[in-house]
């Protein structure tokens, strides 16, 4: 070089065209003699970059950028 596959809060992951969600981490609170479990409530992401298609794109389509994998040289 080429095929295939992944990129979405701090972390690990759903999300099959219609107001981005869970877990786990963090903060508050509430309990405890105290920790820890536990309970209630809270902040944090505009989806790898840019275009395209659509009345709307994390999703569909294209070139690129990173990872991993196979193949080639």
């Nucleotide at each position: 070089g080429g095929g295939c596959u992944u990129g979405u809060g701090g972390c690990g992951c759903a999300g099959u065209g219609g107001u981005a969600g869970c877990g786990c981490a963090c903060c508050g609170g509430c309990g405890c003699g105290g920790c820890a479990u536990g309970c209630c409530g809270g902040g944090g992401g505009u989806c790898g970059a840019c275009g395209g298609u659509u009345c709307g794109a994390g999703u569909c389509c294209g070139u690129c950028c990173a990872g991993g994998u196979c193949c080639a040289c």